The prediction has a mean pLDDT of 82. The RNA shown here (transfer RNA) has 73 nucleotides and comes from a Candidatus Gottesmanbacteria bacterium. Its Rfam family is "tRNA". The family's RNA type in Rfam is transfer RNA. Gene Ontology term of the family: triplet codon-amino acid adaptor activity. Rfam's curators write: Transfer RNA (tRNA) molecules are approximately 80 nucleotides in length.
RNA sequence: GGGCCUGUAGCUUAGUUGGUAGAGCGCCGCAUUCGCAUUGCGGAGAUCACCGGUUCGACUCCGGUCAGGUCCA
Numbered sequence: 001g002g003g004c005c006u007g008u009a010g011c012u013u014a015g016u017u018g019g020u021a022g023a024g025c026g027c028c029g030c031a032u033u034c035g036c037a038u039u040g041c042g043g044a045g046a047u048c049a050c051c052g053g054u055u056c057g058a059c060u061c062c063g064g065u066c067a068g069g070u071c072c073a
Stems, first nucleotide, its partner, number of pairs: 001072007010025004019056001027043005049065005
């Protein structure tokens, strides 16, 4: 330098013919307990790596950039 893959909540991740962004763990509150743990119920938390384009509408399609991984030179 070139090819391919990956980037979504604090962490691990789901999410396809483009149409409200979900879960587990963790965190907060309530109940349960003498108290803790467990358990149950509820809640907060992601501008979907960044910039632009297409579209009525983009995590999703197109182009570029950045970061990580891998292969080739």